[in-house]
């Protein structure tokens, strides 16, 4: 330098053109002498960024950024 893949909650990941979920983590309460387990409750991501298409974009298209793999 080229090609490809990925980017969504604190972490690991889903998701579909009609403004987003799960597990773990955190948190309220119950339980316990206490811890753990269990049950309950709540908060947290406008989806990497800038544009385009569309009535409507996390999703489709383009550029950029970050990281990864391969080739040179």
């Nucleotide at each position: 330098g080229g090609u490809g893949a990925u980017g969504u909650a604190g972490c690991u990941c889903a998701g579909u053109g009609g403004u987003a979920g799960a597990g773990c983590a955190c948190u309220u309460g119950c339980c316990u002498a206490a811890c753990a387990u269990g049950c309950c409750u709540g908060g947290g991501a406008c989806c990497c960024u800038a544009g385009g298409u569309u009535u409507g974009a996390u999703c489709c298209c383009u550029g950029g950024c970050a990281c990864c793999a391969c080739c040179a």
Annotation: This is a predicted structure of a 72-nucleotide RNA (transfer RNA) from Sciurus carolinensis. RNAcentral holds the sequence, with entries from Rfam. NCBI's taxonomy places the organism under Eukaryota, Craniata, Teleostomi, Sciuridae, Sciurus.